The RNA shown here (small-subunit ribosomal RNA) has 1470 nucleotides and comes from an uncultured prokaryote.
RNA sequence: UAGAGUUUGAUCCUGGCUCAGAACGAACGCUGGCGGCAUGCUUAACACAUGCAAGUCGUACGCGAACGGCUUCUUCGGAACCCUAGUAGAGUGGCGCACGGGUGAGUAACACGUGGGUAACCUGCCUAGUAGCUUGGGAUAACAUUGCGAAAGCGGUGCUAAUACCGGAUAAGCUCACAGGGACUUCGGUCCUGGUGGGAAAAGAUGGCCUCUUCUUGAAAGCUAUUGUCAUUGGAUGAGUCCGCGGCCCAUUAGCUAGUUGGUGGGGUAAUGGCCCACCAAGGCUUCGAUGGGUAGCUGGUCUGAGAGGAUGAUCAGCCACACUGGAACUGAGACACGGUCCAGACUCCUACGGGAGGCAGCAGUGGGGAAUUUUGCGCAAUGGACGAAAGUCUGACGCAGCAACGCCGCGUGAGUGAUGAAGGUUUUAGGAUCGUAAAGCUCUGUCAGUGGGGAAGAAACUAUCGUCGGAUAAUAACCGGCGGUACUGACGGUACCCUCAAAGGAAGCACCGGCUAACUCCGUGCCAGCAGCCGCGGUAAUACGGAGGGUGCAAGCGUUGUUCGGAAUUAUUGGGCGUAAAGCGCGUGUAGGCGGUUUUGUAAGUCUGAUGUGAAAGCCCGGGGCUCAACCCCGGAAGUGCAUUGGAAACUGGGAGACUUGAAUACGGGAGAGGGAAGUGGAAUUUCGAGUGUAGGGGUGAAAUCCGUAGAUAUUCGAAGGAACACCAGAGGCGAAGGCGGCUUCCUGGACCGAUAUUGACGCUGAGACGCGAAAGCGUGGGGAGCAAACAGGAUUAGAUACCCUGGUAGUCCACGCCGUAAACGAUGGGUACUAGACGUCGCGGGUAACCACUCCUGCGGUGUCGCAGCUAACGCGUUAAGUACCCCGCCUGGGGAGUACGGCCGCAAGGUUAAAACUCAAAGGAAUUGACGGGGGCCCGCACAAGCGGUGGAGCAUGUGGUUUAAUUCGACACAACGCGCAGAACCUUACCUGGGCUUGACAUCCCGAUCGCACCCCUUGGAAACUUGGGGGUCAGUUUGGCUGGAUCGGUGACAGGUGCUACAUGGCUGUCGUCAGCUCGUGUCGUGAGAUGUUGGGUUAAGUCCCGCAACGAGCGCAACCCCCGUCUUUAGUUACCAGCGUUUGGUUGGGCACUCUAGAGAGACUGCCGGUGAUAAACCGGAGGAAGGUGGGGACGACGUCAAGUCAUCACGGCCCUUAUGUCUGGGGCUACACACGUGCUACAAUGGCCGGUACAAUGGGCUGCGAUACCGUGAGGUGGAGCCAAUCCCAAAAAGCCGGUCUCAGUUCGGAUUGGAGUCUGCAACUCGACUCCAUGAAGUUGGAAUCGCUAGUAAUCGCGUAUCAGCAUGACGCGGUGAUACGUGCGUCUGCAACUCGACUCCAUGAAGUUGGAAUCGCUAGUAAUCGCGUAUCAGCAUGACGCGGUAAUACGUGCCCGGGCU
Repeated sequence: UAGAGUUUGAUCCUGGCUCAGAACGAACGCUGGCGGCAUGCUUAACACAUGCAAGUCGUACGCGAACGGCUUCUUCGGAACCCUAGUAGAGUGGCGCACGGGUGAGUAACACGUGGGUAACCUGCCUAGUAGCUUGGGAUAACAUUGCGAAAGCGGUGCUAAUACCGGAUAAGCUCACAGGGACUUCGGUCCUGGUGGGAAAAGAUGGCCUCUUCUUGAAAGCUAUUGUCAUUGGAUGAGUCCGCGGCCCAUUAGCUAGUUGGUGGGGUAAUGGCCCACCAAGGCUUCGAUGGGUAGCUGGUCUGAGAGGAUGAUCAGCCACACUGGAACUGAGACACGGUCCAGACUCCUACGGGAGGCAGCAGUGGGGAAUUUUGCGCAAUGGACGAAAGUCUGACGCAGCAACGCCGCGUGAGUGAUGAAGGUUUUAGGAUCGUAAAGCUCUGUCAGUGGGGAAGAAACUAUCGUCGGAUAAUAACCGGCGGUACUGACGGUACCCUCAAAGGAAGCACCGGCUAACUCCGUGCCAGCAGCCGCGGUAAUACGGAGGGUGCAAGCGUUGUUCGGAAUUAUUGGGCGUAAAGCGCGUGUAGGCGGUUUUGUAAGUCUGAUGUGAAAGCCCGGGGCUCAACCCCGGAAGUGCAUUGGAAACUGGGAGACUUGAAUACGGGAGAGGGAAGUGGAAUUUCGAGUGUAGGGGUGAAAUCCGUAGAUAUUCGAAGGAACACCAGAGGCGAAGGCGGCUUCCUGGACCGAUAUUGACGCUGAGACGCGAAAGCGUGGGGAGCAAACAGGAUUAGAUACCCUGGUAGUCCACGCCGUAAACGAUGGGUACUAGACGUCGCGGGUAACCACUCCUGCGGUGUCGCAGCUAACGCGUUAAGUACCCCGCCUGGGGAGUACGGCCGCAAGGUUAAAACUCAAAGGAAUUGACGGGGGCCCGCACAAGCGGUGGAGCAUGUGGUUUAAUUCGACACAACGCGCAGAACCUUACCUGGGCUUGACAUCCCGAUCGCACCCCUUGGAAACUUGGGGGUCAGUUUGGCUGGAUCGGUGACAGGUGCUACAUGGCUGUCGUCAGCUCGUGUCGUGAGAUGUUGGGUUAAGUCCCGCAACGAGCGCAACCCCCGUCUUUAGUUACCAGCGUUUGGUUGGGCACUCUAGAGAGACUGCCGGUGAUAAACCGGAGGAAGGUGGGGACGACGUCAAGUCAUCACGGCCCUUAUGUCUGGGGCUACACACGUGCUACAAUGGCCGGUACAAUGGGCUGCGAUACCGUGAGGUGGAGCCAAUCCCAAAAAGCCGGUCUCAGUUCGGAUUGGAGUCUGCAACUCGACUCCAUGAAGUUGGAAUCGCUAGUAAUCGCGUAUCAGCAUGACGCGGUGAUACGUGCGUCUGCAACUCGACUCCAUGAAGUUGGAAUCGCUAGUAAUCGCGUAUCAGCAUGACGCGGUAAUACGUGCCCGGGCU
């Protein structure tokens, strides 16, 4: 040393991506009060206008103005003197310009850092010594004059000075040569000493003085002070150079090198050195990474991090490199020189076109580039630098100011009080809540900003002057030094700071609020607009978009973007892994390397400990101090883990010497083995060939066909040929390094194991490269070829079938030789050593015991297996053959895809192998385990699921519903099962929601308020109208009471709150319902197991209709379901008998009445059935099978009853309800129309197609129900529907009511009929305000399709299917529907076959975006060539010229041999 989100339905793990932190020379967006301190071109080392950035010295030197002023003269034009002024100015000369300032292009290098060497070196100015400063000479700039040129500039002639330049003299010391001695030594050399010979110096300036000498006012020589100068020796400082070590990437860069490596001798340099040259030798570097390529200034430090590390190299500091680009030298102490020179190049500018000028990577500033970086400021007051003796001059170094929230730090924008919790905003469940003590109000304060005033420190030196002391001197002069006094100097700046005045007055924003992550609501939007760091939000109720209110976090800032570190143990030294997640090379032999048994001794490289030096300053840290604090600054300390030198220790490692035997090896004796290679040999089988027998098939398959066969197959017998493989033995067996190895015999040969002794003496392990082996397939050459068999052909299968199946069939498979070099080459597990419970097999060898032979029993060693403790593991699993515990060595991994691919290299005949990326893209990819679901997986079981049957549907006509179409409207909903005779238990008006037309607008309906009326309401008549509505008239006429123009009620009118909505959302909901499914399941508590999701229980063995019950069991219990409890039916008992019933009595023949309560029945209460009993089976259980009894037997039959849940199933149009929408209309009233349409399609039904029937006549037997706006009898009328009429009945009483099929008799006789009844015409009945659209029924007439229904499909297991009628609800009327009722009343008694859909994923096209490639164009870089070995520069050589020096001589000259100059003749040039 903190973590979090994200792979899944959930879990654990692996693993990537992302976030929270800190930082920044930053940029962008919004916002912006003050101050302090810092910082500010990261890009174009791109180009630069303008100004400034390096000068100074008159105490080195020679010249030397002007403007102006004054005086004089004047021909009035002017001239001269003086001042200006020895000034300005340029020049000679000295010092400086190599510092300071800028930038980071280049550089992978001794460039940098660190530590050393220099005995291989230099060093201006400074400092301390020593010794000097002598004597001569000739020039030259400036200047004058003159010439050329546009200019820059250049030249000629003449004059002149020096601390400029050049000779001579001198030499303490220096230096060179020669020979000698001594010391030290790294043997290279260095130091010391004295000797001989040679060589090299110099400069003066300023001030003062007269002691000495000369002239003598005073000066000169001179003296003196300061300074400069020359030589030399030291010091200090600063350079140069060499070496050890350290710090980037790429091996898809593996070999590099000819001055290369070394030597000898030279040259060159301040100095070593191939630095350069001549000769000689053939070396030098490199896997501990040379060479090449890419990138990069290095460091102190900075940022981050717990640290180790990682990243970085702005500001500050040290070093290096560079100065438009390239090259070169000069001068100088120092440069190969930012503001110097020369040459070349590019660019810019001037030009008279001949030629010239320039270099901001100095400070400002401009353009350009860019996301982006400041003023063409003030001052030398301070610090520092150059020059000067100094004053001083110069200084864009520096000090300051300006701009910029770019950063860090500090301060403020007020404080207290204040509840009607104001107004207002937001929200609301309408009460309230919240903004919020917040505001207002009251009481205070005065920081900052503002006004007015005061007002620092930074300044002390230098210098001048005064005083004093000292030095030197002849000196009281001048000079030098010390001390004290005085004088002078501030850019910032009237700044910091202080005081005063007034006033809460001038001063708050930004981001965020789904999770991570602190902070929630409303509105808008509606997969749109948009958001997004990751996960992800948005498709009508978005805490995720936009706005608002509120909140959270920071705050003069806040966010975003970018970058770095962290988190990331996600490169793991600290601190990871490799059986299955990424990862063990296919295997071996072995080189380098790494590691290495026991013991003795010494060493001291590693190691440990101490000391010394260094580790610059700044920074970090600690302690103090200064700015009011802080940031910031100052002082001191510590630290700096490093390097070097040195002293010590000796355990361990290393290296040296010696010994040992246990590791390893060898020798000897044994047995085992598909270990390898070669040669030979054997039988079985397949195939082919020959011959025989024999006849029509064979073969093959799921079924077939292609194919073979009458030219004789298959089958069978005999013979022959040929190739390949070796049955049984055979085993979880053996051998081998792996691949792999299997008949038998022989030969050659490798390894392992066991036993007992001996020998060697660590000889060992691993192993980068390297080398070898290496299945199958494939390749080359040559053989061989029976069977099999890629490719190929044909036949099938199929939608297709380039497949699976079949018939053929070539490479190949086999052999020899040579390649290839890969596999799921797997134990998916590298090798070695040691240690850590066991049990049971098996193979080889040995020992013991026993009874003699050990196959048996015990045991040792080596192999090979199964299980298993500890331990490990994410789990699965591993577990002495480890995946345990440790050590050693090698190989390999770092998200998925792209990709084991491209390019390059190497290998290969090829195929290809090996090594091995990136762009781009995704937020995952993955492992193990868990729970469900799924499977044309398995086991067990169930269901009218199938089969077996019966009857239907699908065909016809009609009814009804739906789709579609149509329409003004055909209202709406329901859509697989689980919508479609469904909502609708009944649309002519109404219903009604739809359409058209006409009306109303507080409304048809509710509450509140105001006014009027009470002659209300209501009833009748009446006008207009289709009605709604409206006009007029008439009748009718409240209640209570506290007596009040009070209350209640009602109507009308008005105002607004509101009403109203079958408008939307069933994907916002409640309730209700459907379905899986009346299927047997669904869970919980505690315990246990598991890291966990979860498991266990609930699984297992039986059994059941059942998770029903029993047994077993790390489970023990419990809940919701099952069953039972409830209702109906079936038997009996009992109670009660009216309207029901009638056995016996009586009556009339009607249970009508008397009577009876036995029976039936009614409806109350009970009984009964529980596997209770018996037998068998079974675990002795549960239970099952059979039986008895019983009305009923194993749930007796039926109903009600529907677990956890699923389908965002259905319903906002039953109702309720959130939200949204309409409000003279989406509300409401009303006439009419529509929901009833009709080419068509589907569902559900009815009636049929007929003789088991139709029709006619006669005749029998039910049950459930309903009835007062009702059911309605007898009777009469009508063919009938029905009508007239009204007995009875509020119902076990009366009525509906006739049951029908059935039975008896007759008729029809197989036909579109005496079947069937649609359709149509006519005439009617009933209901109703009204039957046109659009009712039902009746009669007469008409008499359609239809002759049993394709593919397909539905229901049903007993009083069931089928068939027959009856009733009821709805309802004025309307039933083939629905719900019920009873009548008649079957067939089967088995089986375990078969069966679905959606999503994901993949692919293609188009468009867009991103990346990439390319044509074209353009820029840059590199290589090679050319320009050209050119320019410049440097060195050398030769010739000529010039200059200088020297010697001889002549001349001139001199004191002189110094010095100056060059005679004569001939020719030439000028």